[in-house]
Molecule: c-di-AMP riboswitch aptamer (ydaO/yuaA leader)
Organism: Candidatus Eremiobacter antarcticus
RNA sequence: GCCGGCCUGCCGCCUAAUUGAACCGGCCAAACGGGGGAAAAUCCAAAGGGGUGAAUUGCCCGCGCUCUAGCAGAGCAAAGGCAUAGCGCUAUCUUUCCGGCGCGAACCCGUCAACUAACCUCGUAGGCGUUUGGAAGGACCUUA
Numbered sequence: 001g002c003c004g005g006c007c008u009g010c011c012g013c014c015u016a017a018u019u020g021a022a023c024c025g026g027c028c029a030a031a032c033g034g035g036g037g038a039a040a041a042u043c044c045a046a047a048g049g050g051g052u053g054a055a056u057u058g059c060c061c062g063c064g065c066u067c068u069a070g071c072a073g074a075g076c077a078a079a080g081g082c083a084u085a086g087c088g089c090u091a092u093c094u095u096u097c098c099g100g101c102g103c104g105a106a107c108c109c110g111u112c113a114a115c116u117a118a119c120c121u122c123g124u125a126g127g128c129g130u131u132u133g134g135a136a137g138g139a140c141c142u143u144a
Stems, first nucleotide, its partner, number of pairs: 011129004018030003031124006042114001048112001049109004057083004064076005086103005092139007
């Protein structure tokens, strides 16, 4: 000097998941989100159905399983791979475009719910560390 790891602080990111001076306890409020819930119109259905979420869909391959048959064939199919609807980041904030990088999961309700005014009700967990890219517009700040 470089790389990696751990702890703490600051800053930043995904997300609705934040704020209300400090300490302890309790409660609440705001803000941002989710669900249920008429009529009219519209949209659906039936082998179940539905919700949160960007997280859908297609193809390849085939751990294994089943059937026919005993040469073999057919069906289902874990893990994995390649794409993809869509989503996120690229550091003053924001919008658009270009380039670059990533995600494209998981969980829940329990036979039941489309939409839906009034109304009712619930959540504010958790997980991370991108860039010293560019163009145009707006905002704000700084300087003159």